About this RNA:
Predicted 3D model of a 355-nucleotide part of an RNA (large-subunit ribosomal RNA, domain IV) from Globobulimina sp.

Context: one part of a larger RNA
Order: sequence, then C1' cells, then structure tokens
RNA sequence: ACCACGUUAAGGAACUCUGCAAAUUGAGUCCGUAACUUCGGGAUAAGGACUGCCGAUAUUAGGUGAAGUGAUUUACUCACAGAGCUGAGGUCGGCCCCAGAAAAGAGGUCCAGGCGACUGUUUACCAAAAACACAGCACUAUGCAAACACGUAAGUGGACGUAUAUGGUGUGACUCCUGCCCGGUGCCGGAAGGUUAAGAGGAGGGGUUAGACUUCGGUCGAAGCUCUGAAUUGAAGCCCCGGUAAACGGCGGCCGUAACGAUAACGGUCCUAAGGUAGCGAAAUUCCUUGUCGGGUAAGUUCCGACCUGCACGAAAGGAGUAACGAUCUGGGCGCUGUCUCAACGUGGUUCUCA
Repeated sequence: ACCACGUUAAGGAACUCUGCAAAUUGAGUCCGUAACUUCGGGAUAAGGACUGCCGAUAUUAGGUGAAGUGAUUUACUCACAGAGCUGAGGUCGGCCCCAGAAAAGAGGUCCAGGCGACUGUUUACCAAAAACACAGCACUAUGCAAACACGUAAGUGGACGUAUAUGGUGUGACUCCUGCCCGGUGCCGGAAGGUUAAGAGGAGGGGUUAGACUUCGGUCGAAGCUCUGAAUUGAAGCCCCGGUAAACGGCGGCCGUAACGAUAACGGUCCUAAGGUAGCGAAAUUCCUUGUCGGGUAAGUUCCGACCUGCACGAAAGGAGUAACGAUCUGGGCGCUGUCUCAACGUGGUUCUCA
C1' cells in the first nucleotide's frame, strides 16, 4: 500500500451521476392507523406501549375425571359426586443488570410523478426493463377430406376437435371513449364493355415439280409434300363499376376583421380523398429552451402544478384516466449512518525487507 471485516468524538448527505455502499428498522402481545379505492384493498400503513425473574391472589379460571352413592330398561347405561393430575392469562407486591424480543436469526419509512394493469418471461456469459407474454377487446379466414402447417408423395399435425371450434393479424386488466377521409395501395364483391395466352381457325403467301410454252437463255405451273400465315374464336388477370380504415395509410395554406393596443367568435380566397374531433400537451414526444408563471430550496438546466406559441401529441403502430402491483425510472421529506468534512485505531489475509 492493497483485500475482507470491526469500532469511532463533533457534524449528519456537506459525498456523489445517484444516499452507490453502509447504517437505521426488524420478534410477539396490545393500542392505533390517512389520502385514495375496482370496496377486495391501501395496512405490519404511519405512530406508540409492553416483554426477564421471585412471591401473593390461588388448592386460580379452565381441562381431565378416580373412588363412592343412587336409578332403572342390567348396559362398554344414566345421574350425582368430586380425589388426583394438569393448568393459561390478569392483578398486586418484590429482585437484579447499562441493557429482560438481553446472543443469533427477523421490514427503514413517508410524499409526489413517469411507464407498464397485475403473477409471470427475456439477451446461458456486460441489458430484467418502459421490452415479451398475459386475461380481455376487435378484425379476418375456415362447413370439415376445414382453413393453415410439414412433406416430392404416401401421410401427419390441426383434432379422435366442428364456428361458444380452430388458424392468422392487431391491441393489451378495468373505467370513459375510439372522430373525419375509400383519391392512392391492398382486400372483398361485380360482371356489361375494352385488352388478352396457349389452343381452335385457316384467307392469303413462299419452296419444290409432273406438265405446258419457249427467242433454248428461260417462263408459267396442277396435285402432293413442305415453310408460313390474316380475319374470326378464346379464361383468369388488368382496365372498368362498387364496397371496405380495430386494412396499409392520410387527416392544409394565405389574407382581412371587434369602442387604445392585443386577440379574432366572424368573413374572403386557393387547394384536397378528407383537412386532426374528444382528450392530452415544453410530454419517454418541445428544436428555439434553463419557454413563462406558480410550488418546493438560502440558492432548483432536474421535479411537481399550470399556460398552449404541439419545430414534429392524438384516438386499438389505440387516446385519456386509474386502485393494486414493480430487485423499474424521476423528484422530495423523516429516520439513520465513515458517503463526506477528515481521517484514526483495531482484527484476519496479501504485498514488501531480512533470516
């Protein structure tokens, strides 16, 4: 010097990103216990008092229930009886210690807010959470040889189930709610018209040549074979017509206006499929920003309550609340402490020096 412990004057979070760590609290009995609440909780809320041993009450209350006596229905019966044994708790008095839950083991607590309802699950070995799951809610598919999944197939799961079932997707208890837009994309429905493949179809054209003609160079050219090939016909899809947002998604701009100023209930205009409703809002979202005001502090970039100018909240990628819950995150109070002012001593171990 380091590691693990123990103790500490006065102060008591001044430490620090943060009370990290440590300390406090801790058992039982009794008293007492708020807001809020889904009436279950919250709650061991909080906050207090007591606790050992001896004697007395006291042959204590209570428990157990022997002998004995009686009764009759004579029984493993009933009634009376009360010996012996056992035995809390209260009250009163006393005794000792610094200390009686005498050691060990054994919640610190309260207030406010964010997030997630909750118990659960997770990154085996840096993340336990606000992430995942969840019950509940909704949409959607599926009529059974189900949809869907695995497999080339046979086949299997789904399910020895049958729409109060099963699969998929989203949301995530509960309470109050969940607005507008179907123009784009998707999905569902429709089938008149347009477009459209193979196929069907085969008009027409080319090659070849029996033959015919010939100026002997060639020209024409049936059938057959062969290479092509127009019209016409031809499903779904797409175009088209509708529906659908708890489908993917989207949810404006400029100008003017009221008895000072300010503001604009109001008006005008452009654009759009429609222009953000309720609620919330400097928020896990606010750049400017330590916004402004209020609270808490002597002093507060954090925190709480408001305001609304929402750079860039917003309604199942749910909105706003919410009791209970949380090794969650944030701010504050009380208690408590070597976290600190500021360090000291001790115990065990290591390092180091000498032998």
Its mean pLDDT, the model's own confidence on a scale to 100, is 88. Rfam family: Bacterial large subunit ribosomal RNA. Lineage of the source: Eukaryota > Sar > Foraminifera > Rotaliida > Globobulimina.